[in-house]
Model confidence (mean pLDDT): 84 of 100. Small-subunit ribosomal RNA from a metagenome, 1388 nucleotides, folded computationally. Its Rfam family is "Bacterial small subunit ribosomal RNA". Its family is annotated with structural constituent of ribosome and ribosome in the Gene Ontology.
């Protein structure tokens, strides 16, 4: 709702099939799906096999589904509690629960027997239920094999290993229990510790491998932490239960609730990771007969460039090569066809319209989505990193070891392609870059595919266990090996092919593959096993030789020392030199004797023996090993060797001896800055012996052992053989030990039949330097210590071999005024001059060992001049350009220190156009404006040029060839010779260049030509002693050209080059001197000669002027002059050069002045004139003295130059008359016309501080044996840890700062484990006098027993944190002290 009843016809009351909702009983599911990776090294996983099992739902088959029973939720009443949740009483149903029957397929059985099922619903159809058997699926379980690190974890284990019996389980089993036995595992890594889910796969790689385990798929484990069971087919259960614990929440304080590692979401943490979305439409799952319900599984959407893929941000034309920006050599160039501009297109975007497949009848979350059509309009759309090399891409500015960069190397200190910015460029692109991690490169852990003499690396040596490897023949086997077949190796992934989304990413289909494991059938060469043999490997027996092989005992001589005695007297000893020390108490020396200990000269070596360490007089005993020879025997007995064991120099330790010499420590003496050293004098442990430890060395051939093979030659040791010429003989074989050398090897050096060659076997060891052979732990030791052996941290190297240099207190050879031999100086004095320092307003600047310091400066009173003070100028003192005016120019006044300022007067030219005006031009002057000038301001460490030095040393290179992987070498070295890389000879070199030498200049001899101003032999004149004159052209000389010298000649040595000597010659071996300076070195010097990049100043850092300064003066140094005296000073007289200079000049004769000089002006633009000699020589004086030396200083008076001598000139006269009497340490120059000494001239210059510099001549020596030494250089060689090159490199303590780490009284925490105590929940066992059901007795429970989580106590172990103090280590700026190493590193 139908239906019934009532009536006010619209409501009320009853009613209860069915539906829906809620709770409950019952069934199935909830053990799937989804999440996470804590635990787990095996209880997991992967692969392949197995037997003693279970399996709901599903499939097949057979049989059955009969008959009974009593309860209990819900519900009702009552009651406790805040709640969660209950208590009591009463009623009721089932496919809920329980009996009986049946079963012989099931189970048990002492084979007699016993036990054991069910559920119905429905009108049919059907669907359930029960039992049994089989299947399928899924699961449980067992075994083998495989995959992490650690031995600084070496022993582990009592239910442990096995057996018998029982229990338990779905099921085998010590799974559990009782008893018995004493096993089990482990170096092929047990046990312990650390870490970890596993796999298919993923990333990488040529592969082998290495790393990894997100997404997807398979397995496992877990679900707040720990324990436990229940239910069930299945769980010891993510969204179930119980207990304990931590945490959160609620509470009425009594008690309760919870578990996002489900999907979203929140908080927190973090560098960091999304929406509290839609839908069950698809696919799948659960329930159900179905409708249907559930499903954060799943399908979709949202967020994130997180990844992969695809697409776009426009296309074509367009040169005034626009503007802007950047740059510039100022012309240009770049951005750049890029833009603008013109034409075109519409992927994308926006708007509108249509609109799927996914579905199969219905059903579409996605979704008005994909897609299609139309319209609009270049419209909406480019960044990031980098630009020094690696590595594609460059410039400007800023900065100035700052700021900063950096993956490695490394950039940055005034020109940054490296920092920051700009411009430009390169790369990639909706991305780009950084960071983190993995593989690769990395052959840098080496299986493929490495090494060990010196780079890291052969154990100190042997014996030998396990293990690994192993001679020949025959037979057999089939483990390894090889071949076939079968099964498996999930899918996905990857690969190949095809197909589907517009392409691709992505997806689908098919194939091959998955290199593995297992089973099976064959083969039999090789490896292995078994059996039988063999003798070539290995060994045994025998013979005669060799030997510092070992152990023990004994015996010598030399020497040292000591003692005793004799002789004898003053030293001895020691060193580079000394001293300590010994000695007159008699040393040392010498003679004799005695004592003691240690070591064994000569022989003694490329020699011998031994496993190595090691072994050295002689004799004896015992004893090990090797070689050789030939015969016999055994018959693979072999090689290597992790652990293990033994030996093992020196030093050291213990006990007991011994002790001559030597000698750590120690003492003393020296040396030295010091000297805890080197040297010396002493001297104790020790060295020696016996026994016991230690166990390390550059224990080395820096070379493990064994076997085989691969050219030679030579020496030597042992044995044997052959030969003859019989020897101190030759040849051969084996074994050892050396030298040289080929192939080969090696990074090179080197090795090379004794391999570091070619191969095999086995062992040990290495993996950047430091930290560190250290710490901790273990083992050993009496100790010292040994052995095993890290990490943190730190660096970008450490190392090997070879090359070229440089260097050496390495070597050889050679050269040089380098030393030596000489002569003279410096250093002492005074002065001059330069420098430092100091001072100053300024004392301008530069030069700094040699290679600055009488240098720039060949000349500072002003100027110079750059410096200081003061006063002035600002397009400027000077250059170019523009405009305007004017000839230029000359004279002059005033102010001022002057620069300068203010005036006055005169004067108006030259050239051209040209008819005078006038205009233009050249030069000059003035004014104005700006571009610019100017700078002795900085940088010589931005540069050019020039210069110094090594060094006038003999070197420095190249081409081709050759050698070497290469750097490089050779040539160029070697033997000679030279001044020489000069030449000769030799030579894998042959040639060449720059240097050397020569060519050039001067001097020295001769010749030719020429003959004034020079010359004057002969002739003449002539004087004052005149080449003065005529003349001459011979000589000297002048100045042009030639000759000459070449080891050419002789002797001698030598292959030669060449050397020595001689002759001749003016000159003799480059004749003498000069000019001339290789490649390079010193960031040498110079921006102040000049030039110049960059930077700086611009009314000043420019310019002008006056004055001052560069000349200062406690001091120090360099270079000089003058002296200290008699080889001298003074005086008088007298002689002889060369080279220069001279016109605003040199200036003669003459006169004046004591003189400087003055007056004057002959001559000379110079072989004509002038400047213009001294030492010397002759005579005289002084007589050794601070002087008749020396001349500083000072005073006075002068002269000269000059605008001007105050600061600050030179010179003169007179007066004054200092230090100084030959110079410490040290140091310089010079080898012949040199040193020394004497004057002369010139440049600069008005003058001059010039005693400087550069030239010139006069007089004029000594010495050189020689190369040991000092210095410098060259060649060869050697060592090197140096290469900025020894002024190098480098070590340790200490001091300071920081970092990590060891020890550390202890303390804190965590983890593991053992024992004991207590024991929740729970299973199992027992079990009431309680309860239930029944009337045979059964069940349940309180309670109780075993086990047991958490907890408590105690012990042990491991790890971590902190820790006063302490140890070493590392790293730091230029700290301190020394100088240990590198060279002979100064003591190898």
């Nucleotide at each position: 709702a139908a239906c019934c009843a009532g009536u006010u016809u619209a409501c009320u009351g009853g009613g209860g099939a069915g539906a829906c909702u809620a709770a409950g009983u019952g069934g199935c599911g909830a053990a799937c799906g989804g999440g996470u990776g804590a635990g787990u090294a095996a209880a997991a996983c992967a692969u392949u096999g197995g037997a003693a099992c279970a399996u709901g739902c599903c499939c097949u088959a057979u049989a059955g589904u009969c008959u009974g029973g009593g309860a209990u939720a819900a519900c009702a009443g009552u009651u406790g509690g805040a709640a969660a949740c209950g208590g009591c009483u009463g009623c009721u149903a089932a496919u809920a629960c329980c009996g009986g029957a049946u079963a012989c397929a099931c189970c048990c059985u002492a084979c007699g027997g016993g036990g054991g099922a069910a559920a119905g619903a429905u009108u049919u159809a059907u669907u359930g239920c029960u039992a049994u058997a089989g299947g399928a699926u899924u699961g449980g379980u067992c075994a083998a094999u495989g995959g992490c690190c650690u031995a600084u974890c070496a022993g582990u284990u009592a239910g442990u290993u096995g057996g018998u019996g029982a229990g338990g389980u779905a099921a085998g089993g010590g799974c559990u229990c009782a008893c018995c036995a004493a096993g089990a595992c482990a170096a092929u890594g047990a046990c312990g510790g650390g870490u970890a889910a596993c796999u298919g796969g993923u990333c990488u790689g040529a592969g082998a491998g290495g790393a990894u385990g997100a997404u997807c798929a398979g397995u496992c484990a877990c679900a707040c932490u720990g324990g436990a069971a229940c239910u069930g087919a299945g769980a010891c259960a993510c969204g179930g239960u119980c207990c304990a614990g931590a945490c959160u929440c609620c509470u009425a304080c009594g008690g309760g609730a919870g578990g996002c590692a489900g999907c979203a979401g929140u908080g927190g943490g973090g560098a960091a990771u999304a929406u509290u979305g839609c839908a069950c439409a698809a696919c799948g799952g659960g329930g159900g007969a179905a409708a249907c319900c559930c499903u954060g599984a799943u399908g979709c959407a949202g967020c994130a460039a997180c990844g992969c893929c695809g697409c776009g941000u426009g296309g074509a034309g367009g040169a005034u090569g626009a503007a802007g920006c950047a740059u510039u050599u100022a012309g240009g160039u770049g951005u750049g066809u890029a833009a603008a501009c013109u034409c075109c297109u519409u992927u994308u975007a926006u708007a509108a319209u249509g609109g799927a497949a996914g579905a199969u009848a219905a059903u579409g979350a996605c979704g008005g989505u994909a897609c299609a059509u139309u319209a609009u309009g270049a419209a909406u759309a480019a960044g990031c990193a980098c630009c020094g090399g690696c590595u594609a891409a460059c410039u400007c500015c800023g900065u100035g070891c700052c700021a900063g960069c950096a993956g490695c190397c490394g950039c940055g200190g005034u020109a940054a392609u490296a920092c920051g910015g700009g411009g430009g460029g390169u790369g990639c692109a909706a991305g780009c870059g950084u960071u983190a991690c993995u593989c690769g490169g990395a052959a840098u852990c080496a299986c493929u595919g490495g090494g060990c003499g010196u780079a890291a690396a052969g154990a100190g040596a042997g014996u030998g266990u396990a293990g690994g490897c192993g001679u020949c023949u025959u037979a057999u086997u089939a483990a390894g090996u090889c071949a076939g077949a079968u099964g498996u190796g999930a899918a996905a992934u990857g690969c190949u092919a095809u197909g589907g989304c517009u392409c691709a990413a992505c997806c689908a289909u098919a194939g091959a593959a998955c290199u593995g494991c297992a089973u099976u059938u064959g083969a039999a060469a090789c490896u292995g096993g078994u059996a039988a043999g063999a003798u070539a490997g290995a060994g045994u027996a025998c013979a005669g030789a060799a030997g510092g092989g070992g152990u023990a005992g004994g015996u010598g001589g030399a020497a040292u020392u000591a003692g005793u005695g004799g002789u004898g007297u003053a030293g001895g000893g020691g060193u580079a030199a000394a001293a300590u020390c010994c000695g007159u108490a008699g040393a040392g020396a010498u003679c004799a004797c005695u004592a003691g200990g240690a070591a064994u000269a000569u022989c003694c070596a490329a020699a011998g023996c031994g496993a190595a360490g090691g072994c050295g007089a002689c004799c004896u005993a015992c004893u090990g090993g090797g070689a050789u020879g030939g015969u016999a025997c055994u018959g693979a007995c072999g090689c290597u060797g992790a652990g293990a064991c033994u030996c093992g120099a020196a030093a050291g330790c213990g006990u007991g001896g011994g002790g001559a010499g030597c000698a750590a420590a120690c003492a003393g003496g020296a040396u030295u800055a010091g000297a805890u050293a080197c040297c010396c004098u002493g001297g104790u442990a020790g060295u020696c012996c016996a026994c016991g430890c230690c166990c390390u060395a550059a224990a080395c051939g820096a070379u493990g052992a064994a076997u085989g093979c691969u050219a030679g030659u030579u020496g030597u040791u042992g044995c044997a053989a052959a030969g003859c010429u019989u020897g101190a003989c030759u040849u051969u074989g084996c074994a050892g030990u050396a030298a040289u050398a080929c192939a080969g090897u090696u990074a090179a050096c080197a090795c090379a039949u004794u391999a570091a060659g070619c191969a095999u076997u086995c062992c040990g060891c290495c993996u950047g330097g430091g930290g560190a052979g250290u710490a901790c732990g273990g083992u050993c030791g009496c100790a010292a210590g040994a052995u095993u052996a890290a990490a943190a941290c730190u660096c970008a190297a450490a190392g090997g071999a070879a090359u070229a240099g440089a260097c050496g207190g390495g070597g050889a050879c050679c050269c040089g005024c380098a030393c030596a031999a000489g002569c003279g100086g410096u250093g002492g004095a005074g002065c001059a001059u330069g420098u430092g320092g100091u001072u100053u307003a300024a004392u301008u600047c530069g030069a700094a060992a040699a290679u600055a310091c009488g240098c720039g400066a060949a000349g500072a009173a002003c100027c110079u001049u750059a410096c200081c003070u003061a006063g002035c100028c600002u397009u400027g003192a000077c250059a170019u350009c523009c405009u305007u005016g004017g000839a230029a120019c000359c004279c002059u006044u005033a102010a001022g220190a002057g620069a300068u300022u203010a005036g006055g007067g005169g004067g108006u030219g030259c050239u051209a156009g040209c008819u005078u005006g006038c205009u233009a031009g050249a030069g000059c002057c003035a004014a104005g404006a700006g571009a610019c000038a100017g700078g002795u301001g900085c940088u010589g460490c931005a540069c050019g040029g020039c210069u110094g030095u090594c060094g006038u040393c003999a070197g420095c290179u190249c081409g081709u060839g050759u050698c070497g992987u290469g750097a490089g070498a050779u040539g160029u070295u070697g033997g000679g010779u030279u001044a020489a890389g000069u030449c000769c000879c030799g030579c894998a070199a042959c040639g060449a260049g720059c240097g050397c030498a020569a060519c050039c200049c001067a001097c020295g001899u001769c010749c030719u030509u020429a003959g004034u101003u020079g010359c004057c032999a002969g002739c003449a004149u002539g004087u004052a002693a005149a080449g003065a004159u005529g003349g001459g052209a011979a000589c000297u000389c002048u100045a042009a050209g030639g000759a000459g010298a070449c080891u050419g000649c002789c002797u001698u040595c030598g292959c030669a080059a060449g050397g020595a000597g001689g002759a001749g010659g003016a000159a003799g071996g480059u004749g003498u001197g000069g000019a001339c300076g290789a490649c390079g070195u010193c960031a040498a010097g110079u921006c102040a000669u000049c030039a110049u990049g960059g930077c700086c100043c611009u009314u000043a850092u420019g310019g002008c002027u006056a004055g001052g300064g560069c000349u200062a003066c406690a001091c120090a140094c360099g270079u000089g002059c003058u002296a200290c005296a008699a080889u001298g000073g003074g005086g008088u007289g007298u002689a002889c050069a060369g080279a220069g200079a001279g016109a605003a000049g040199c200036g003669a004769u003459a006169c004046c002045g004591c003189g400087a000089g003055g007056u004057g002006g002959a001559g000379c633009a110079a072989a004509u004139c002038u400047c213009a000699a001294a030492a010397g020589c002759a005579c005289u004086u002084c007589u050794u003295a601070g002087u008749u030396c020396a001349g500083a200083u000072u005073g006075u008076a002068g002269u000269c130059u000059g605008c001007a001598a105050c600061u600050c000139g030179a010179c003169u006269a007179c007066a004054u008359g200092a230090a100084g009497u030959u110079g410490g340490a040290a140091u310089c120059g010079c080898u012949a016309g040199u040193a020394a000494u004497c004057g002369u001239a010139a440049a600069u210059c008005a003058g001059c501080a010039a005693u400087g510099u550069u030239a010139c001549g006069g007089u004029g020596a000594a010495u050189a044996c020689g190369u040991u030494c000092c210095c410098g250089g060259g060649u060869c060689u050697u060592g090197u840890a140096c290469u900025c090159a020894c002024c190098g490199c480098c070590c340790g303590u200490c001091a300071c700062a920081c970092c990590a780490u060891g020890g550390g009284a202890g303390u804190u925490g965590a983890a593991u484990u053992c024992g004991c105590c207590u024991u929740a929940a729970g299973c199992c066992g027992g079990a009431a006098u309680a309860c239930u059901a029944a009337a045979u007795u059964a069940g349940u429970u309180a309670c109780u027993g075993u086990c047991c989580a958490c907890g408590g106590c105690g012990g042990a172990u491991u790890c971590a944190g902190c820790g006063a103090c302490u140890g070493g280590g590392g790293u730091g700026a230029a700290g301190u002290c020394g100088u240990a190493a590198c060279a002979a590193g100064g003591u190898a």